Context: one part of a larger RNA
Molecule: large-subunit ribosomal RNA, domain III
Organism: Thermovenabulum gondwanense
RNA sequence: AAGUAGCGAGAGGCAGGUGAGAAUCCUGCCCGCCGAAAGCCUAAGGGUUCCUGAGGAAGGUUCGUCCACUCAGGGUAAGCCGGGGCCUAAGCCGAGGCGAGGAGCGUAGGCGAUGGACAACGGGUUGAUAAUCCCGUGCCACCUGAGGCCGAUUGACCGAGGGGGUGACGCAGGAGGGUAGGCUGAGCGCGCGGUUGGUAGAGCGCGUCCAAGCCUGAAGGCAAACCGGGCAGGGAAAUCCGUCCGGAGUAGCUGAAGGGUGACGGGGAGGGAAAACAAGUACCGAAGCAGCUGAACCCAGACUGCCGAGAAAAGCCUCUAGGGAGGCCGAGGGUGCCCGUACUGCAAACCGACACAGGUAGGCGAGGAGAGAAUCCUAAGGCGAGC
Repeated sequence: AAGUAGCGAGAGGCAGGUGAGAAUCCUGCCCGCCGAAAGCCUAAGGGUUCCUGAGGAAGGUUCGUCCACUCAGGGUAAGCCGGGGCCUAAGCCGAGGCGAGGAGCGUAGGCGAUGGACAACGGGUUGAUAAUCCCGUGCCACCUGAGGCCGAUUGACCGAGGGGGUGACGCAGGAGGGUAGGCUGAGCGCGCGGUUGGUAGAGCGCGUCCAAGCCUGAAGGCAAACCGGGCAGGGAAAUCCGUCCGGAGUAGCUGAAGGGUGACGGGGAGGGAAAACAAGUACCGAAGCAGCUGAACCCAGACUGCCGAGAAAAGCCUCUAGGGAGGCCGAGGGUGCCCGUACUGCAAACCGACACAGGUAGGCGAGGAGAGAAUCCUAAGGCGAGC
């Protein structure tokens, strides 16, 4: 320079409280804003920022008794949520091997999720965690095993690192059956009731639910199963797969919703104490139906169409090879490892040097009007943007 520029999109008001000190902290009431978000869940990233108590130098574009700041203490609980002890993709590593050497390539083999496989739901609870704790009801694997049954070479049973099937997949499209959600009700339940001209009435307000699992069920979809015989294919074998001949003619596979149970349970509008500084707390707890609407979710790896012709492996089923003297089923009982789990997450906590009008994957996303997730107003919920 200069007490100059600036103080970074935005609505606050009043009262009370705390305090040395209050426009800025806390509480209440009123007002306003978002509402396909400015609400909720989650991935990445961040790494204690979470909760409680205390503090106010500095950070906070003002203030500050306040804070994502400082100090201290506390907080993250899993067989079944995610990952590992399973599988493989791109890619990476790579015994031997190739490369004169070095670099490098690469077989077997391995690693590697953004994919496959795989057992849990509902409620309650804390100042801070919860499909993890607690309550209730389940499920999976392994061990043991009352009892039952089968077998000991005329072989019960186990069973591949091998064979076969399945897993197993594109894009577009529309239809059907459902559910979630929503709305309405002179239904049902509980509460209220005329301080203003009127209102006991078809009045007003609020609420009218619930999982996995187990038993059942079946709109629909697929579809030739099955029996006897043959065979030179599946690089050994096969009763499996494939294929051919003959017979019989409709079994079989899949399948949401719904119903029952779970539930003599949970939750629930509302009612509501005793009290030491202790409350809408403890505790009690009604009704739970019907109609309409209706998904992008489920049936669905469905169906129809098309050409650009749309992963692999494990797992699972089956077949033998092989093993084989004890084995199979099984009420009940027992066991169940390691890591993550706080908080933020369209943002003041991530990426942008900043409490920065920028950027940031996925899911849920209500009502009135509307074709709509547009737009306007609102619910739940969240905010009033640090002069």